[in-house]
Context: one part of a larger RNA
RNA sequence: CUGGGCGUAAAGCGUACGUAGGCGGUUGAUUAAGUCAAAUGUUAAAGCCCGGGGCUCAACCCCGAGGAUGCAUUUGAUACUGGUCGACUAGAGGGCGAUAGAGGAAAGCGGAAUUCCGAGUGUAGCGGUGAAAUGCGUAGAUAUUCGGAGGAACAUCGGUAGCGAAAGCGGCUUUCUGGGUCGCUCCUGACGCUGAGGUACGAAAGCGUGGGUAGCAAACGGGAUUAGAUACCCCGGUAGUCCACGCCGUAAACGAUGGAUACUAGGUGCAGCGGGUAUCGACCCCUGCUGUGCCGUAGCUAACGCGUUAAGUAUCCCGCCUGGGGAGUACGCACGCAAGUGUGAAACUC
Numbered sequence: 001c002u003g004g005g006c007g008u009a010a011a012g013c014g015u016a017c018g019u020a021g022g023c024g025g026u027u028g029a030u031u032a033a034g035u036c037a038a039a040u041g042u043u044a045a046a047g048c049c050c051g052g053g054g055c056u057c058a059a060c061c062c063c064g065a066g067g068a069u070g071c072a073u074u075u076g077a078u079a080c081u082g083g084u085c086g087a088c089u090a091g092a093g094g095g096c097g098a099u100a101g102a103g104g105a106a107a108g109c110g111g112a113a114u115u116c117c118g119a120g121u122g123u124a125g126c127g128g129u130g131a132a133a134u135g136c137g138u139a140g141a142u143a144u145u146c147g148g149a150g151g152a153a154c155a156u157c158g159g160u161a162g163c164g165a166a167a168g169c170g171g172c173u174u175u176c177u178g179g180g181u182c183g184c185u186c187c188u189g190a191c192g193c194u195g196a197g198g199u200a201c202g203a204a205a206g207c208g209u210g211g212g213u214a215g216c217a218a219a220c221g222g223g224a225u226u227a228g229a230u231a232c233c234c235c236g237g238u239a240g241u242c243c244a245c246g247c248c249g250u251a252a253a254c255g256a257u258g259g260a261u262a263c264u265a266g267g268u269g270c271a272g273c274g275g276g277u278a279u280c281g282a283c284c285c286c287u288g289c290u291g292u293g294c295c296g297u298a299g300c301u302a303a304c305g306c307g308u309u310a311a312g313u314a315u316c317c318c319g320c321c322u323g324g325g326g327a328g329u330a331c332g333c334a335c336g337c338a339a340g341u342g343u344g345a346a347a348c349u350c
Stems, first nucleotide, its partner, number of pairs: 004321003007304002012318001014201004021194003025088007033081002035077008048066001050064005091191001092188003095184005103177007110154001115149007125136002162169002206247006215241002220236004258317006266295011299306002323350003332343004
């Protein structure tokens, strides 16, 4: 190389866009590069195969004949692939008309609750736990009523509901803005799929500068528990959590399942849009497309399970795996303010 694999055994890049490349719908003409056929040349000798011969046989040696993937040239074939020219509409995109949505960004607004502050009522406890104690409280707490401040998060609705490429998105209103779905088949006419490098996005934590800080809370202090208790429980509490801008670039970034297309029983629920039937209209009922669940046939699977949202049957493209430990370590390189991240061995050992 051939080959075998990647849901859970090793293995799908966190996600997308996209360069090169690879692959690519229907049809006509042309070309003849790939492809196929024939001829010629070449393919040294030895070796190999076949026949014959020589050493007493054999190994070995000699003679004859044959073959030799391939390469080149010429001639020809034209189904398929490629090139060129033309046509098409089933892929793709656009137009028009509808439509659902926590999709994104900014600004403004709202109520509940916690905490704090002021005032009133009121008096000896409150709080906390398995039980306690630390803690708070006669300088008047807890409880309760009214007023105020401020920050963060949005109960119910809320749903194997919806939206988004993923990360993720949830009070209300406005502005700006991305994508989807359905219907009509009006336009373009293969404009497509994938995608090494590359670029962008990317939870939480963390970092830089400035702000903010109600609650919660690493670290830290105290009280308990305990043999000890650098914990679990309790009382406090700073970074942080929040905002702006800039970094970081990771995750059980999970469906542990890359993307695209086609095909292959059904049943049932939910969401969005449409058609039919029915009706005054809506509901009901039948049905098409899209999404999202459950069950299940064939088939697949080591089993578990998957099963038109495939892990079935196929094609195209990318990524990745090759025994455990050493090790996601060392070294080098790149990136980063740092933390570290990416790439990524070997000795040795079982």
Predicted 3D model of a 350-nucleotide part of an RNA (small-subunit ribosomal RNA, central domain) from a metagenome. Its Rfam family is "Bacterial small subunit ribosomal RNA". The full RNA is in RNAcentral, with records from SILVA.